Source information: Model confidence (mean pLDDT): 77 of 100. This is a predicted structure of an 85-nucleotide RNA (TPP riboswitch aptamer (THI element)) from uncultured Catenovulum sp. Of the family's consensus pairs, 88% are formed in the model. Its Rfam family is "TPP riboswitch aptamer (THI element)". Rfam's curators write: Vitamin B(1) in its active form thiamin pyrophosphate (TPP) is an essential coenzyme that is synthesised by coupling of pyrimidine and thiazole moieties in bacteria. The RNAcentral record of the sequence draws on MGnify. The organism belongs to Catenovulum, within Bacteria.
[in-house]
RNA sequence: CUUGUCGGAGUGCCUUCGGGCUGAGAUCGCGUCAUGCGGGAUCCGUCGAACCUGAUCUGGAUAACACCAGCGUAGGGAACAAGAU
Numbered sequence: 001c002u003u004g005u006c007g008g009a010g011u012g013c014c015u016u017c018g019g020g021c022u023g024a025g026a027u028c029g030c031g032u033c034a035u036g037c038g039g040g041a042u043c044c045g046u047c048g049a050a051c052c053u054g055a056u057c058u059g060g061a062u063a064a065c066a067c068c069a070g071c072g073u074a075g076g077g078a079a080c081a082a083g084a085u
Stems, first nucleotide, its partner, number of pairs: 001083005006045004012021003027039004051076003057070004
């Protein structure tokens, strides 16, 4: 680096409901409609910022929002095998 199987995670804001913004991804179904469960796509699997806690956080932007930065040398967090170089 490739392949195989397995596993982890998130799914927001605004709206005149037409749609718009960022992003790899903002989705579909069920439901007791708050949560939760299952599927698809996407991303990530210890070389671990995929993702969670801190957080009803701080600063700067925006119509608004994890939109950007800080926090972050913080604390957690899911893997094995084979092959090639």